The part of an RNA shown here (small-subunit ribosomal RNA, 3' major domain) has 468 nucleotides and comes from an uncultured bacterium. The prediction has a mean pLDDT of 82. The full RNA is in RNAcentral, with records from ENA and SILVA.
[in-house]
Context: one part of a larger RNA
RNA sequence: UGACGGGGGCCCGCACAAGCAGUGGAGUAUGUGGUUUAAUUCGACGCAACGCGAAGAACCUUACCAAGUCUUGACAUCCUGCGACGAUGCUGGAAACAGUAUUUACCUUCGGGACGCAGAGACAGGUGGUGCAUGGUUGUCGUCAGCUCGUGUCGUGAGAUGUUGGGUUAAGUCCCGCAACGAGCGCAACCCUUGUCACUAGUUGCUACGAAAGGGCACUCUAGUGAGACUGCCGGUGACAAACCGGAGGAAGGUGGGGAUGACGUCAAGUCCUCAUGGCCCUUAUGGGUAGGGCUUCACACGUCAUACAAUGGUCGGAACAGAGGGCAGCGAAGCCGUGAGGCGGAGCCAAUCCCAGAAAACCGAUCGUAGUCCGGAUUGCAGUCUGCAACUCGACUGCAUGAAGUCGGAAUCGCUAGUAAUCGCGGAUCAGCAUGCCGCGGUGAAUACGUUCCCGGGUCUUGCACU
Numbered sequence: 001u002g003a004c005g006g007g008g009g010c011c012c013g014c015a016c017a018a019g020c021a022g023u024g025g026a027g028u029a030u031g032u033g034g035u036u037u038a039a040u041u042c043g044a045c046g047c048a049a050c051g052c053g054a055a056g057a058a059c060c061u062u063a064c065c066a067a068g069u070c071u072u073g074a075c076a077u078c079c080u081g082c083g084a085c086g087a088u089g090c091u092g093g094a095a096a097c098a099g100u101a102u103u104u105a106c107c108u109u110c111g112g113g114a115c116g117c118a119g120a121g122a123c124a125g126g127u128g129g130u131g132c133a134u135g136g137u138u139g140u141c142g143u144c145a146g147c148u149c150g151u152g153u154c155g156u157g158a159g160a161u162g163u164u165g166g167g168u169u170a171a172g173u174c175c176c177g178c179a180a181c182g183a184g185c186g187c188a189a190c191c192c193u194u195g196u197c198a199c200u201a202g203u204u205g206c207u208a209c210g211a212a213a214g215g216g217c218a219c220u221c222u223a224g225u226g227a228g229a230c231u232g233c234c235g236g237u238g239a240c241a242a243a244c245c246g247g248a249g250g251a252a253g254g255u256g257g258g259g260a261u262g263a264c265g266u267c268a269a270g271u272c273c274u275c276a277u278g279g280c281c282c283u284u285a286u287g288g289g290u291a292g293g294g295c296u297u298c299a300c301a302c303g304u305c306a307u308a309c310a311a312u313g314g315u316c317g318g319a320a321c322a323g324a325g326g327g328c329a330g331c332g333a334a335g336c337c338g339u340g341a342g343g344c345g346g347a348g349c350c351a352a353u354c355c356c357a358g359a360a361a362a363c364c365g366a367u368c369g370u371a372g373u374c375c376g377g378a379u380u381g382c383a384g385u386c387u388g389c390a391a392c393u394c395g396a397c398u399g400c401a402u403g404a405a406g407u408c409g410g411a412a413u414c415g416c417u418a419g420u421a422a423u424c425g426c427g428g429a430u431c432a433g434c435a436u437g438c439c440g441c442g443g444u445g446a447a448u449a450c451g452u453u454c455c456c457g458g459g460u461c462u463u464g465c466a467c468u
Base pairs, nucleotide, nucleotide: 002467004464005463007462008461009460010459011458012457013456015452016451019416020415022413023412026307029304030303031302032301033300034298042053043052064293065292067290069288070287073123077122078121079119080118081117082116083115086102091096106113107112125282126281128280130278134276135275136271137270138269139267141265146185147184148183149182150181151180152161153160154159165176166175167174191259192258193257194256196227197226198225199224200223201222202221205217206216207215230253233247234246235245236244237243309409313368314367315366316365317364318363325356326355327354330349331348335344336343337342375406380401381400382399383398384397385396386395422444423443424442425441426440427439428438
C1' cells in the first nucleotide's frame, strides 16, 4: 500500500421486509451424476456446470464401438510414365474388386495445360495431448462507480497528496472548501426503438358503400424531414451554491419507458471439439472410406421446464378483437373426399396486393354439483396419416379403446416494483421430418413497498492486525 475482522460510521441493490405467483410432493419432457455397456464420443462442475456447446443424434451429422477394408492417401504442391472420363456386368452388407467388350472429348502461344490411372518420395492428414505455452473470443464481479497519469508539494524510503473533508447525485454527478493544479479511461450525452405534434409523399394502404367499377388522400398507416423536455418557469428549503420538495403548463417531468454500449483489473475462470497457433505425440495408423450399432441403457439421485390436482373450472354450442414474422427445391387459397391426422386440386404470390392464418384467453347461453368426478391425462392395445432410400433398435401426428399417479406439496428455496408479475395464444431460427427448449410478438392485466434492525452482495471513510 492492500487484503482480512462474528470492528465502527455513511450509502446502495427484489438484499431483507410488504405482497403475488412458483420450485421442493405427482406422472411426463429434457440435461447431468451414477449404473450398465463392445460403445453408451467429447467438453462444461458453487454463484458464473446441469432445456449448457447442441438454432433441432433414424442414415448423414458422429468425433464412439465391433466387423470388413485402403496406404502419397478423401484434400494441397512438386516429379515421371500412360491415357479421356465414363458405361455394362460377376462377387459382396457396402466400401471395394478380378475380368470383358465398347468409346475417343475440352483449351492451346503446339512447348503444354486441365482431367483420370499407375509409380517414387518430399509430404498430406489427426475432433490426438497440453486453455497451466498462446492468439482470438466469452463468462463473472458489474452498468458496480470506480481505475489511473503528468507536473508540483510532503516523506530517508516504500509511498502519500490530487481521489480526503461539508453538502448533493443513479453516478469520482455537480457545488463549496483544501498543496495542489490539470488530464485520461470509465459515468452522462451522442446511436436505435417507443410515447405527442407538424410538414412532405399516397399504392398494394385508408375512406363514403351491401358489393364492385369509379373517385378522394381528411382519418388510420407506412417512411423521410423537423419540432418537443432543458430543472426552462413559479413557490419553498438550502450556504447567495450544487441540489431537493411542491406546483403550473404539457402527449410526456426531472437519466420519460426499453435496448445497444461493460473502465483498470479479478478468477493460471471457459474454449487447442468454431477458427488460428508453439512445443509434444501417431504415420499400413491416433490418418482415410464402408455398412451396422451406439450417443435414445435404467434399481437410483439432482437441476430446469411443461401439464395437472379442478367450479375464478371442465365439456358443448354461438360469436368478437392483435402484433410481429416467414414464403420459389417455397407459402399454397377456393372447391371436393376423409370422424381426423391428411389426401386430391391447383388460383394467387418474389408479396402493405396472394398465402401461412382459424388468434386464444375474454363475452353470451347450456350442462356438470365436489366425486378420484364429464377433474387429470400418464401408460398400454388396435387401426391409420405424413416426411424420408429407410421410422425395428429410435420420428411426429390422428382415430377408437384403456384411464395410472395426483385432492396444492416437509426442511428448504427461486422470480418479480407496472403495462411489470400472473395468465392467454401467435410467429421465427435450426429444419426432409421432429420442441413442453430457445428467440421474438401482441391480448387480458394485478397486489405490495412501513422501512433499513437483521440475512446476502457491493461502494466509501475510518480503526485493529500475528497476513502481504